[in-house]
RNA sequence: GGGCCCGUAGCUCAGCAUGGAUAGAGUGCCUGCCUUCUAAGCAGGUGGUCGUGGGAUCGAAGCCCACCGGGCCCGCCA
Repeated sequence: GGGCCCGUAGCUCAGCAUGGAUAGAGUGCCUGCCUUCUAAGCAGGUGGUCGUGGGAUCGAAGCCCACCGGGCCCGCCA
């Protein structure tokens, strides 16, 4: 230098191909119930610039472009 993959809740991820309006799961955290207490269990609550910017579209987490960060492979120099 070239190519590919990934970036979504505190953490681990789904959703993206085929756009449809309010963005989800598990776990964590908080409160309550239960229990002698804790754990476990049960109920409720708490959660987001969907990496950043721009573009196309009536409409974007999902499409296009650039950039940022992480990972892998190849090449070049030596």